[in-house]
RNA sequence: UCCCGAUAAAGGCAAAACUGAUGAAAAUCAGCGACGCAAAGCUUUAGGGGCUAAAGUGCAUUCAUGCAUGAUGCUUGCCAGCUACCGAA
Numbered sequence: 001u002c003c004c005g006a007u008a009a010a011g012g013c014a015a016a017a018c019u020g021a022u023g024a025a026a027a028u029c030a031g032c033g034a035c036g037c038a039a040a041g042c043u044u045u046a047g048g049g050g051c052u053a054a055a056g057u058g059c060a061u062u063c064a065u066g067c068a069u070g071a072u073g074c075u076u077g078c079c080a081g082c083u084a085c086c087g088a089a
Base pairs, nucleotide, nucleotide: 004087005086012037013036018031019030020029021028022027035077041082042081043080047079048078049075050074051073056069057068058067059066060065
């Protein structure tokens, strides 16, 4: 240095639920709260998977609307890329 991850040390993050706000929705932000996490740090203009389906487009229509399509939206606590504290076996 690389791999690796301990009944080590110093620390860190914060699921669900609840409250408020934003959003068409997925979901996000803040507070509270801890299920858990050795990357649960950063990245969606490396690349994938998944979620939602607004605008737009097409079709139908009982003219209220419905169906399909549609990420440029969301998810990193789904893989993944990049970076990184400590040092037992």

Record summary
RNAcentral holds the sequence, with entries from Rfam. Predicted 3D model of an 89-nucleotide RNA (c-di-GMP-I riboswitch aptamer) from Paenibacillus psychroresistens. The coordinates come from a structure-prediction model, not an experiment, and the mean pLDDT is 85. Of the family's consensus pairs, 95% are formed in the model. Lineage of the source: Bacteria > Bacillati > Bacillota > Paenibacillaceae > Paenibacillus.